[in-house]
Predicted 3D model of a 94-nucleotide RNA (SAM riboswitch aptamer (S box leader)) from an Actinomycetes bacterium. Lineage of the source: Bacteria > Bacillati > Actinomycetota > Actinomycetes.
RNA sequence: GCACCAUCCAGAGCGACCGAGAGACCUGGCUCGGUGACGUCGCAGCAACCCCCUUCCCCGUGGGUGUGGGUGCUUCCGCCAGGACCGAUGGAGU
Numbered sequence: 001g002c003a004c005c006a007u008c009c010a011g012a013g014c015g016a017c018c019g020a021g022a023g024a025c026c027u028g029g030c031u032c033g034g035u036g037a038c039g040u041c042g043c044a045g046c047a048a049c050c051c052c053c054u055u056c057c058c059c060g061u062g063g064g065u066g067u068g069g070g071u072g073c074u075u076c077c078g079c080c081a082g083g084a085c086c087g088a089u090g091g092a093g094u
Base pairs, nucleotide, nucleotide: 001094002093004091005090006089007088008087013043014042015041016040017039021032022031023030025083026082027081028080029079044074045073046072048071049070050069051068053066055064056063057062078086
């Protein structure tokens, strides 16, 4: 990068740096932003998937609990609507 499976109306902030746009793409809106958004880093937090370990029910690719690990996430329903080989995250492959 590609295809497959699952999820996307819940949850979770402080500081520093940067300096003008940002919300994946297009269109029409709407919202946030020099009271510093977006992004990066540090710490903290949240808990979706996977791994490890433990315990209980159960035999159901099931449910619950806890400690670690690998990612991920921490404005708004993926902001809303339409379009399009949609987008993002995780898993196991190639």